[in-house]
Context: one part of a larger RNA
């Protein structure tokens, strides 16, 4: 030195555990903000720090619940207190709420600096302190008011609104490239990512100028099929319907115009009025065309998604009642294990010194709210609602439909290319009218554009509650089970860790000895030193002893 065996050290794998995660289900909630948010800075405790809470501050007031204990956690300790005159704790409603932040009196290198006006306190004054107000934009209103007579622009004031934040979902305005096409340009990726605007608890869409096919259907949305079909496509890569059928849900309405009429202004006037424009009210809302107009008839019946009121009842935010286990038994450190009983509308679960229906918290079932909030039956107010005939005088949404050119959207890439949107130009008709039926024409069928509103079925989950898992179990599961978006890195945008476990209980080793200490040896605790470098304690690696070999 190597090998082997034994005993150690180091190390922290493995096993077991879970305080934390991940995914999902059901319900709730779906917003917060100038009454100052989200997010922060700085402070607040008797004693120093961090976390949580709070704002001149571990708290104030009121109302409920609960209650003999309490002065948050890490986290003990000391001190000083509170509490049946009900503390602490839990819930509801208020009050306070420094400074920054949309930040809004002005400024600014956020958490700072400097003001003005009015009021108050102190002061002889200078001034100091305290309270309130003072940003901008939009809208309508009032007052004022130039060049310039009326006016307008402008100015001033009070009122209302907006601003900023927020996980996804939604609508709109813009809008890539990597990629695929085995290269690449049309094409694809994809109207995706991303940027911007706006909204809601959902949004959007929506009440046929729709489809269909000679039969008919009857708003929109979503799902399953139709169907990877018909198509489209450097007919490449790819893209990719509809009709129709089956389901979820189900709901329909209001204007414009004709006509009548009130008000204002203007014009004409034979002074009786007539006409035009603006504005309000009634009327009217349709495609077996409807309405106006004229005539007849009715005043009832039904409906309601809006608003107001009353609000049965239900729910949320604290809680309460809640069955049944004993034995001087056995083992053990400890009983929940074993033996013999009992309850069960409760044998979900967690805890308790091992494995507990009956020990604790609970569970099934039942009960409860001073206060605030949500849903909401029924009702009242309110509001909406019709018919028959006639005539063919009037109306039935205009720079619209449509056409041409240029684009875009439609599964459809200009194609035979209809349909929808529209930048430029042209430019109708009013029911004897107009659109569509995939160029176009005829016939036929069908539907009424150029105004608007509309629940539900659908999408999502930052958050709250309850629950579930052939999900993870500390190199896993969130980056984060622990002081975690922390430490640390970076000028910055940003990047971003490691780190869990004594024991049932600290009973955390009094006392003695060695040592400067660290540490160790006794003694003691404990079931066991498991001794806070603490459960188990693998391997690499390092030793000690012995044997063998060289």
């Nucleotide at each position: 030195a190597g090998c082997a065996u034994a005993c150690g050290g180091u190390g922290g794998a493995u096993g077991c555990c879970u305080a934390g995660g991940c995914g999902c289900u059901u319900g709730c909630a779906g917003g917060c903000g100038a009454u100052g948010a989200a997010g922060g800075a700085c402070g607040c405790u008797c004693g120093a720090g961090g976390c949580g809470g709070c704002g001149a501050a571990a708290g104030c007031u009121c109302c409920g619940g609960u209650g003999u204990g309490c002065u948050g956690c890490c986290a003990a300790c000391g001190a000083a207190g509170c509490u049946a005159u009900a503390c602490a704790c839990c819930g509801g409603a208020g009050g306070u709420g420094u400074c920054c932040g949309a930040a809004u009196g002005g400024g600014g290198a956020a958490a700072c600096c400097c003001a003005a006006u009015c009021c108050g306190u102190c002061g002889a004054a200078a001034g100091a302190c305290g309270g309130a107000u003072u940003a901008g934009c939009g809208c309508g209103c009032a007052c004022u008011g130039a060049a310039u007579a009326c006016a307008u622009a402008g100015g001033u004031g009070a009122g209302c609104g907006c601003g900023g934040c927020g996980a996804a979902c939604g609508g709109g305005g813009g809008g890539a490239a990597g990629u695929g096409a085995a290269a690449c340009a049309u094409c694809u990726c994809a109207g995706u990512a991303c940027c911007c605007c706006c909204a809601g608890g959902a949004a959007a869409a929506g009440a046929c100028a729709u489809c269909a096919a000679u039969c008919g259907a009857g708003a929109u949305u979503c799902c399953c099929c139709u169907a990877g079909u018909a198509g489209u496509g450097g007919c490449g890569a790819g893209c990719g319907a509809a009709c129709g059928g089956g389901g979820a849900a189900g709901a329909g309405c209001c204007u414009a115009a004709a006509c009548u009429u009130g008000g204002g202004c203007c014009a004409c006037u034979u002074c009786g009025g007539u006409g035009g424009c603006c504005u309000g009210a009634g009327g009217g809302u349709u495609g077996c065309g409807g309405g106006a107009c004229c005539g007849c008839g009715a005043c009832a019946u039904g409906g309601g998604a809006u608003g107001a009121c009353u609000g049965c009842g239900g729910g949320a935010u604290a809680g309460g009642u809640g069955a049944a286990g004993c034995g001087a038994g056995c083992u053990g450190g400890a009983a929940a294990g074993c033996c013999g009983g009992c309850c069960a509308u409760a044998g979900a679960a967690g805890g308790u010194g091992a494995u507990a229906g009956c020990c604790c918290u609970g569970u099934a079932a039942c009960c409860a709210a001073a206060a605030u909030c949500c849903c909401a039956a029924a009702g009242u107010c309110c509001u909406c609602u019709a018919g028959c005939g006639g005539u063919a005088u009037c109306c039935c949404a205009a720079g619209u439909a449509c056409c041409a050119c240029g684009g875009g959207a439609c599964a459809c890439g200009a194609g035979a290319a209809a349909u929808c949107c529209u930048g430029u130009g042209g430019g109708a008709a009013u029911c004897c009218g107009g659109g569509u039926c995939g160029a176009c024409c005829a016939u036929g069928a069908u539907c009424c554009a150029a105004g608007g509103c509309u629940a539900a079925a659908u999408a999502c989950u930052c958050g709250c509650a309850a629950g579930c898992g052939a999900c993870c179990g500390a190199u896993a599961g969130u980056g984060a089970a622990c002081u975690a978006g922390u430490a640390c890195c970076g000028u910055g945008a940003g990047g971003g860790a490691a780190a869990g476990g004594u024991g049932a209980a600290a009973a955390g080793c009094a006392c003695c000895c060695c040592g400067g200490g660290a540490g160790g040896g006794g003694a003691g605790u404990u079931a066991a030193a498991a001794g806070u470098a603490c459960c188990u304690g693998a391997a690499a690696c390092c030793g000690u002893a012995u044997g063998c070999u060289u």
Large-subunit ribosomal RNA, domain I from a Deltaproteobacteria bacterium, 550 nucleotides, folded computationally. Its Rfam family is "Bacterial large subunit ribosomal RNA". Its family is annotated with structural constituent of ribosome and ribosome in the Gene Ontology. The full RNA is in RNAcentral, with records from ENA.